The RNA shown here (transfer RNA) has 77 nucleotides and comes from a Caldilineaceae bacterium. The sequence was found in a public genome assembly. The source organism's lineage runs through Bacteria, Chloroflexota, Caldilineae, Caldilineales and Caldilineaceae. It matches the Rfam family "tRNA". It is annotated as a transfer RNA. Gene Ontology term of the family: triplet codon-amino acid adaptor activity. The coordinates come from a structure-prediction model, not an experiment, and the mean pLDDT is 81.
RNA sequence: CGGGGCGUAGCGCAGCUCGGUAGCGCGCUUCGUUCGGGACGAAGAGGUCGGAGGUUCAAAUCCUCUCGCCCCGACCA
Numbered sequence: 001c002g003g004g005g006c007g008u009a010g011c012g013c014a015g016c017u018c019g020g021u022a023g024c025g026c027g028c029u030u031c032g033u034u035c036g037g038g039a040c041g042a043a044g045a046g047g048u049c050g051g052a053g054g055u056u057c058a059a060a061u062c063c064u065c066u067c068g069c070c071c072c073g074a075c076c077a
Stems, first nucleotide, its partner, number of pairs: 001073007010026004020057001028044006050066005
């Protein structure tokens, strides 16, 4: 330098193809069962999707640019 992949809640991931207003597991908070811990049950909080711009009535999803990480190749040594 060229090509490809990834970025979504504290952690691990799904959703993207086919636009309709964000979800699962673990974890966390409260309550109950228990002497307590653990476990189980019930309820709840937590992100607006790496950033910016565009298209659209509507964007995590489509388009453009950009940032970070990873892989492959080329180049240099």